């Protein structure tokens, strides 16, 4: 000087699956009673998986022990929208094998 990985940050894409059914509360709107919308909250059946979490195991290693997924389970989380969101793509920051 150059740098493979690694972590943080910032932008950018990023999916799946009831805007289900019962109640109780607030709102607003029609309104003689009844009723519709939205929002919260508890309960039910139903669904996803791509925070997180776990289980196998392909493979990998310093190998009688460990590391390990997008697979599988859904405990958590999610099912209009927005928030999230594994993952990838660019810029910068710190570290940092080799050369």
């Nucleotide at each position: 000087c150059u740098g493979a990985c690694g972590c943080c940050u910032g932008c950018g894409g990023g999916a799946g699956a009831g805007u289900u059914c019962g109640g109780g509360c607030g709102c607003g709107c029609g309104g003689g009673u009844u009723g519709c919308g939205c929002g919260u909250c508890c309960g039910g059946c139903g669904c996803c998986g791509a925070a997180g979490g776990a289980g196998c195991a392909a493979c990998c290693g310093c190998c009688c022990c460990g590391g390990a997924a997008u697979c599988u389970c859904u405990c958590a989380g999610g099912c209009a929208c927005c928030c999230g969101g594994a993952c990838c793509g660019c810029a910068g920051g710190c570290g940092g094998a080799g050369g």